[in-house]
RNA sequence: GUCUCAGUAGCUCAGUUGGUAGAGCGAACGGCUGUUAACCGUUAGGUCAGAGGUUCGAGUCCUCUCUGAGACG
Repeated sequence: GUCUCAGUAGCUCAGUUGGUAGAGCGAACGGCUGUUAACCGUUAGGUCAGAGGUUCGAGUCCUCUCUGAGACG
């Protein structure tokens, strides 16, 4: 330098053919109990890496950029 993959909640990751952004763990609160742990319930938490474009509608499609990993030279 060229190419490929990845970037979504505090962490690990889903997200189907473009149509309401989710799960587990963690956190806060509550229930349960003699107490703690465990268990159960509820709630909060997101500029979907950044910018632009296409579209009635973009996490998803297109372009550029950034970060990480890999392949080739």

The RNA shown here (transfer RNA) has 73 nucleotides and comes from a Nanobdellota archaeon. It matches the Rfam family "tRNA". Rfam describes the family as follows. Transfer RNA (tRNA) molecules are approximately 80 nucleotides in length. It was read from a public genome assembly. The prediction has a mean pLDDT of 81.